A computed fold for a 346-nucleotide part of an RNA from an uncultured prokaryote, annotated as small-subunit ribosomal RNA, central domain.
The RNAcentral record of the full RNA draws on ENA.
[in-house]
Context: one part of a larger RNA
RNA sequence: UUGGGUUUAAAGGGUGCGCAGGCGGUACAAUAAGUCAGUGGUGAAAUCCUACGGCUCAACCGUAGAACUGCCAUUGAUACUGUUGCUCUUGAGUUCGGUUGAGGUAGGCGGAAUGUGGCAUGUAGCGGUGAAAUGCUUAGAUAUGCUACAGAACACCGAUUGCGAAGGCAGCUUACUAAGCCGAUACUGACGCUGAGGCACGAAAGCGUGGGGAGCGAACAGGAUUAGAUACCCUGGUAGUCCACGCUGUAAACGAUGAUCACUCGUUGUUGGCGAUACACUGUCAGCGACCAAGCGAAAGCGUUAAGUGAUCCACCUGGGGAGUACGUUCGCAAGAAUAAAACUC
Repeated sequence: UUGGGUUUAAAGGGUGCGCAGGCGGUACAAUAAGUCAGUGGUGAAAUCCUACGGCUCAACCGUAGAACUGCCAUUGAUACUGUUGCUCUUGAGUUCGGUUGAGGUAGGCGGAAUGUGGCAUGUAGCGGUGAAAUGCUUAGAUAUGCUACAGAACACCGAUUGCGAAGGCAGCUUACUAAGCCGAUACUGACGCUGAGGCACGAAAGCGUGGGGAGCGAACAGGAUUAGAUACCCUGGUAGUCCACGCUGUAAACGAUGAUCACUCGUUGUUGGCGAUACACUGUCAGCGACCAAGCGAAAGCGUUAAGUGAUCCACCUGGGGAGUACGUUCGCAAGAAUAAAACUC
C1' cells in the first nucleotide's frame, strides 16, 4: 500500500458543540471544469512484444511492425458529478397550542434516625464475638423520659419506571432555566449529515485556599485469630467523605456495540401524547423493555433500539512479552495525564 476487521478473539475516541475537509433532496435552463468520442502534434534511440533474417544453434546482433496505456491543442457529445441561475417541499428549522419528567442552577422549609450537651428515673453492668479480649462504667454507664444543638442522608412511594449528550439526577417547595414529545400545517426553502485539529462538559479518588465535621472511615493504635497475620473479625481513629471557589481530566467513563439516513415477518408489556368526553376497547405517533421469523454470526447470541440489507463521514486494530514503558515534547501546584518507540526475547 492493497485487502480484512473493531459486543466477547487486537481494535469505537468518556460525551457533546463545531472551523477546515469529505459527502449531500426535487424540477428546469445555461455552462462544459471533471467525464466520453473524433482529429492533429508530440511521446528520442535502446529496452519489452510480434514477424523475418545473420553468426553451425543459442545467448547476441540486424531489419520491419506494433507498442510507448502519457501530455498538449482542437472539434464535438451532455447522461452523471461540478459551477451559475431559477423552482419545489418531502430533509432541516421556525411559529402557534398543549403536555411530560429524580433534566440543570440558586434559595427556603421538613420529619425520622444517629451523635453530643443538660435535667430526671434507676443500678451493675454495657458493648462486642464463632468464642473472647481491647474499650465504656459506682466520678453512676447501658436503658428509659423530657429538652437543646449539630452535621449528613432523604425510609415508604420506587418499578424490567422516568429525565439527561455523557458523567449523572430522588424529602417538600419557590424563582430562574434547558430539553423532548404530541397536535395544527401558518412560515423559511436544502439552511443538511459527519467532523482531523479546536473548544466545552466530564463519576470516584486526589491537590490548593477558606469553612464544616454527626455518622462512616484509607493511614495509624490496640484486642483477637494464626505457625506467622503488616489481613479477614472486634474496639478506637486522622485525612477524607460535606460546603464555596479554583485545579486535576482519568474509570469495567460498558450496551465492553461511533454518529446520521433509508429499507426489512410477527407477538407482547409499559411510559408520554392524540383521538376525547366519565370509563373501557381499538388505532396512531414518540420512547423504554421482553420473546421470536428471515438474515447475520466462530459460537454465545443479535434480531425494526441489529451484531440484518445498503449509503456517507470520523475514530481505531495488525502475534505474545518488553510497554501504554523509556526518551523527547505539551499540559499540571503536585500526584500524574496526553502523545509514544526500540533493542532484546518467545